The RNA shown here (Bacterial RNase P class A) has 361 nucleotides and comes from a marine eukaryotic metagenome.
[in-house]
RNA sequence: GUAGGGUGGGUUAUCGCGAGGGGUUCGCCUCUCGAGGAAAGUCCGGACUUCAUAGGGCAAGAUGCUGGUUAACGACCAGGCGGGGAAACCCGACGGCAAGUGCAACAGAGAGUAGACCGCCUCUUUCGGGAGGUAAGGCUGAAAGGGUGAGGUAAGAGCUCACCAGCAGUUAUGGUGACAUAACUGGCUAGGUAAACCCCAUCUGAAGCAAGACCAAGCAGGGGAUAGCUAAUUUUAGCGCUGCUGACCCGGCAGAUCCUCGGGUAGGUCGCGUGAGGGCGACGGUAACGUCGCUCCCAGAUAAAUGGUAACCUCGGCAGGCCAAAACCUGCCAGACAGAAUCCGGCUUAUAGCCCCACCU
Numbered sequence: 001g002u003a004g005g006g007u008g009g010g011u012u013a014u015c016g017c018g019a020g021g022g023g024u025u026c027g028c029c030u031c032u033c034g035a036g037g038a039a040a041g042u043c044c045g046g047a048c049u050u051c052a053u054a055g056g057g058c059a060a061g062a063u064g065c066u067g068g069u070u071a072a073c074g075a076c077c078a079g080g081c082g083g084g085g086a087a088a089c090c091c092g093a094c095g096g097c098a099a100g101u102g103c104a105a106c107a108g109a110g111a112g113u114a115g116a117c118c119g120c121c122u123c124u125u126u127c128g129g130g131a132g133g134u135a136a137g138g139c140u141g142a143a144a145g146g147g148u149g150a151g152g153u154a155a156g157a158g159c160u161c162a163c164c165a166g167c168a169g170u171u172a173u174g175g176u177g178a179c180a181u182a183a184c185u186g187g188c189u190a191g192g193u194a195a196a197c198c199c200c201a202u203c204u205g206a207a208g209c210a211a212g213a214c215c216a217a218g219c220a221g222g223g224g225a226u227a228g229c230u231a232a233u234u235u236u237a238g239c240g241c242u243g244c245u246g247a248c249c250c251g252g253c254a255g256a257u258c259c260u261c262g263g264g265u266a267g268g269u270c271g272c273g274u275g276a277g278g279g280c281g282a283c284g285g286u287a288a289c290g291u292c293g294c295u296c297c298c299a300g301a302u303a304a305a306u307g308g309u310a311a312c313c314u315c316g317g318c319a320g321g322c323c324a325a326a327a328c329c330u331g332c333c334a335g336a337c338a339g340a341a342u343c344c345g346g347c348u349u350a351u352a353g354c355c356c357c358a359c360c361u
Stems, first nucleotide, its partner, number of pairs: 001359002004356004009313007017034007036337001040348002043346005048208004060204005065079005080094001081092004095199002100197002102193002117138002119134006146164006165189001167186008212270004221261006228239005241255005277296008316333006
């Protein structure tokens, strides 16, 4: 210098907080357990739940070399190709622009059906120039339509030829494959850009634990019962009835009480932690990962617990003992990022200090 992995202070006491078990004289007592490597961002993928759904297509979005791993993935592993580095190693949305359409600032004559500014050549000229040919040379630019040489020509030009580079195709060999190597053929050359439209291939139904399931006050609504009768005919009025006041009656005030039904609010319970789970070992595989055996139970709140203090120890830094280094001792300081809320697999981002291993120069 490069690459990978680990740790993320420990023990005890005490005061609190949450969950579970046990006991209880129902006041409480006691035992056990109690954040993370990212619990974060919510960027992908799944489990689970509700709704939708015959099948197919369109649209939209995502992905895009090959093989493998996985429940699945845009993740991971191994490899190929391209680029960077002296190397270890690192980076790559890495299908298609010889399907179609589009785009390219400034500069420049010309930016994609190439192009005539200078130069070169031919003709012409009133000698200032004009007409035509030409892509070898110059100029501009990020980019100017293969390179070298020979022939050829008025001058030139893949115009022709040889070699080289590159491209396309065919064949052979190696490889599961991406691809690599070699030979032959072809036309002379195909510019850049697809995280531009687009084309091709593959995948994707939608919403998300505030998902959703169950129980269910109160209020409102339907039905019934408790007493009915009269009048107008759905309702209203009067008497009665019921309740309160009161020892009772009159009087006054109020219109109720009970049962039941469905939906369902508040509230409660579940979902909710035994899981694609952790640790150790063996085996298979280059690896990601898989199989088997043993073992462990390891947060579950709902306004939301997981904290404070003290002592000792550990680690790091500074100062001193001590002239220098090491060791030791003493004192002081510091210990990050952060914090569960349905769960799991990834990615990304934050992280004081310390430790381990491999490789390169």

Rfam family: Bacterial RNase P class A. The family's RNA type in Rfam is ribozyme.